């Protein structure tokens, strides 16, 4: 130097053009002599930056960045 993969709630991941979403953790209630466990209910995202396509972009296309990997 060249390619290819990742990048969404604290965390681990879905979502492949039409109003963001799960699990766990947090926080409220239940439930229990108490805890934990269970049940319910709530909050919590400028979707890695930017510019493009498009009647609409997390998703298509381009450049950038971070990481993770093969080739030289």
């Nucleotide at each position: 130097g060249c390619c290819g993969c990742u990048u969404u709630a604290g965390c681990u991941c879905a979502g492949u053009g039409g109003u963001a979403g799960a699990g766990c953790a947090u926080c409220c209630g239940c439930c229990u002599u108490g805890u934990a466990a269970g049940c319910g209910g709530a909050a919590g995202g400028u979707c890695c930056a930017c510019g493009g396509u498009u009647c609409a972009a997390a998703c298509c296309c381009g450049u950038g960045a971070a990481g993770c990997g093969g080739c030289u």

The prediction has a mean pLDDT of 83. Transfer RNA from a Holophagaceae bacterium, 72 nucleotides, folded computationally. The organism belongs to Holophagaceae, within Bacteria. Rfam family: tRNA. Rfam classes the family as a transfer RNA.